[in-house]
Context: one part of a larger RNA
RNA sequence: UGACGGGGACCCGCACAAGCGGUGGAGCAUGUGGUUUAAUUCGAAGCAACGCGAAGAACCUUACCAGGUCUUGACAUCCUUUGACAAUCCUAGAGAUAGGACUUUCCCUUCGGGGACAAAGUGACAGGUGGUGCAUGGUUGUCGUCAGCUCGUGUCGUGAGAUGUUGGGUUAAGUCCCGCAACGAGCGCAACCCCUGCUUCCAGUUACCAUCAUUAAGUUGGGGACUCUGGAAGGACCGCUGCGGUAACAACGCAGAGGAAGGUGGGGACGAUGUCAAGUCAUCAUGGUCCUUAUGGCCGGGGCUACACACGUGCUACAAUGGUAGUUACAGAGGGGAGCGAAGGGGCAACCUGGAGCGAAUCUCAGAAAAGCUGCCUCAGUUCGGAUUGAGGUCUGCAACUCGACCUCAUGAAGCUGGAAUCGCUAGUAAUCGCGCAACAUCAUGGCGCGGUGAAUACGUUCCCGGGCCUUGUACA
Numbered sequence: 001u002g003a004c005g006g007g008g009a010c011c012c013g014c015a016c017a018a019g020c021g022g023u024g025g026a027g028c029a030u031g032u033g034g035u036u037u038a039a040u041u042c043g044a045a046g047c048a049a050c051g052c053g054a055a056g057a058a059c060c061u062u063a064c065c066a067g068g069u070c071u072u073g074a075c076a077u078c079c080u081u082u083g084a085c086a087a088u089c090c091u092a093g094a095g096a097u098a099g100g101a102c103u104u105u106c107c108c109u110u111c112g113g114g115g116a117c118a119a120a121g122u123g124a125c126a127g128g129u130g131g132u133g134c135a136u137g138g139u140u141g142u143c144g145u146c147a148g149c150u151c152g153u154g155u156c157g158u159g160a161g162a163u164g165u166u167g168g169g170u171u172a173a174g175u176c177c178c179g180c181a182a183c184g185a186g187c188g189c190a191a192c193c194c195c196u197g198c199u200u201c202c203a204g205u206u207a208c209c210a211u212c213a214u215u216a217a218g219u220u221g222g223g224g225a226c227u228c229u230g231g232a233a234g235g236a237c238c239g240c241u242g243c244g245g246u247a248a249c250a251a252c253g254c255a256g257a258g259g260a261a262g263g264u265g266g267g268g269a270c271g272a273u274g275u276c277a278a279g280u281c282a283u284c285a286u287g288g289u290c291c292u293u294a295u296g297g298c299c300g301g302g303g304c305u306a307c308a309c310a311c312g313u314g315c316u317a318c319a320a321u322g323g324u325a326g327u328u329a330c331a332g333a334g335g336g337g338a339g340c341g342a343a344g345g346g347g348c349a350a351c352c353u354g355g356a357g358c359g360a361a362u363c364u365c366a367g368a369a370a371a372g373c374u375g376c377c378u379c380a381g382u383u384c385g386g387a388u389u390g391a392g393g394u395c396u397g398c399a400a401c402u403c404g405a406c407c408u409c410a411u412g413a414a415g416c417u418g419g420a421a422u423c424g425c426u427a428g429u430a431a432u433c434g435c436g437c438a439a440c441a442u443c444a445u446g447g448c449g450c451g452g453u454g455a456a457u458a459c460g461u462u463c464c465c466g467g468g469c470c471u472u473g474u475a476c477a
Stems, first nucleotide, its partner, number of pairs: 001477002003474003007471002010468004015461002019425005026316008034307002042053002064302002067299004073125001077124002079121005086103001088101005106115003127291002130289001132287001136285002138280003141276001143274001148187006154163003167178003193268004198234007208223002212221002237262001240256005318418001322377006334365003339358002344353003384415001389410007431453007
């Protein structure tokens, strides 16, 4: 100087407390461990691994396994020789491949040759998701959006170092004020950026419709008011008032006015010096190392989907604030050309047919659902719950046996609110309800977004956890 303390003082955080809803019990989905297996590819490991890499394993992907095959190679550069390349068809084979048939003769040229492409040969080499993240770059997590981390000059100390950065207030903040052997400065904080909340101006189609006509319908004429769209401005700054604060002036705090918004308005992006030899050689790049008729390449098949079990994360429930049948409203944000696909018709349905319109404020996906209204169910393993299984179908795709999703009929399991323990959340939040998107032929209870309905509680900081600052002890570094 740090680190640590079941030392002290102060302060903060859904850290506790106060509340609301869960997990832990059930069934299923998914990831992991374990076991099994020819293989169940590999990585991730307390918080910070475990719906994680994977924004989507039937083939492909695919790295794994057994088998069948290739050896200058699927891919790159160089050399030599030859020639267009190639398409189609037939045969054998699981295919990779192998054999055959038919068609075909590239471009430029100074006629020496050159270029592109293909085949054969030769060796230099290719290739490796082989090992090392403890050799690395890059990138990411984490403490933590915590308020810290430093430097120059000066001063003090023999020195390591100290001071500044401590102290008194204050703040979300090393934020600001006051004081002070310090005076300044940098990286962080904040602001500048984006979305959202209010107003004004400009503009008015595909959006809108107050007034005037018109229609089944903003449908059409028309309008430029309103909504909205998308551009430009304004607006909030403790600015104003009062009180507190101070020796005084302050910083700042509390209350009020006005205001759409009040004390950083709400949300996002943004992550200092560093810590964990943290993660990643399997995104990529890369040192040295290993393989080279194989640890490389190709192929069809299997596996990654196994199952006495254990754990994590979720979904659905156990019902009456409910279930079911009918009826009836109201969103936002997105996607669409190898696409979205309307009306109409068929089917109980999945879906099929159909093909209008639309590269979309125009057409379409697209019926929002919970809510409302009406009827039934009356506390039961039930009109709760839907696992499992049987049968029949639909769709995608060369192909749904291993191993897809969906529909219909039948079947109707466990489950009556969950031990010890444990998690999230402070407001348009939790809870609850549906909708969309990415990846994607098909496949979502996952991920990322969107809106609808919409709470309870916070006395407080003794305690648990994490953190900041000062101080103290130390045989620790």
Model confidence (mean pLDDT): 84 of 100.
The part of an RNA shown here (small-subunit ribosomal RNA, 3' major domain) has 477 nucleotides and comes from an uncultured bacterium.
The full RNA is in RNAcentral, with records from ENA.